[in-house]
RNA sequence: CGAGGCGUAGCGCAGUUGGUAGCGCGUUGCGUUCGGGACGCAAAGGUCGUGGGUUCGAAUCCCGUCGCCUCGA
Numbered sequence: 001c002g003a004g005g006c007g008u009a010g011c012g013c014a015g016u017u018g019g020u021a022g023c024g025c026g027u028u029g030c031g032u033u034c035g036g037g038a039c040g041c042a043a044a045g046g047u048c049g050u051g052g053g054u055u056c057g058a059a060u061c062c063c064g065u066c067g068c069c070u071c072g073a
Base pairs, nucleotide, nucleotide: 001072002071003070004069005068006067007066010025011024012023013022019056027043028042029041030040031039049065050064051063052062053061
């Protein structure tokens, strides 16, 4: 320098025929227990790396840009 992939909740990930974003673990509260663990119930937590564009509507399509990984030179 070129090509490809990835970036979504604290962590690990799903969601890509465009339609108001989910799962597991974790956290908090409650129940259970003498107490804890385990288990059950509930809740909080994300403007989807970032800046634009297209569209009635974008995590999803298009362009730029940042970071990480792989391959090639």